[in-house]
Molecule: TPP riboswitch aptamer (THI element)
RNA sequence: AUCGAGAGACGGGGGCGUUCGCCGCAGAGCGAGCUGAGAAGGACCCUUCGAACCUGAACCAGAUCAUGCUGGCGGAGGGAGUCGCUCGGGGCAGCCU
Repeated sequence: AUCGAGAGACGGGGGCGUUCGCCGCAGAGCGAGCUGAGAAGGACCCUUCGAACCUGAACCAGAUCAUGCUGGCGGAGGGAGUCGCUCGGGGCAGCCU
């Protein structure tokens, strides 16, 4: 060189539903319940080693007050990157004995 692991900087990507009550012409409104990392937070998640997220999908099955709530679909298709650093392995070269 290279291989494994880790954290970081800067840049970038992404989602925000459902039920009840209240108010409104209009909500990313206010309060409460549910799931979740996150349900508008100066947060959270993901960044090619890519199940963050999107598409299929107004999909299929089950559960639920209800909902991507759970499973299937499915390692299917798409999806946002560069840099140096640390630790370990490892080989090569030089020097000394």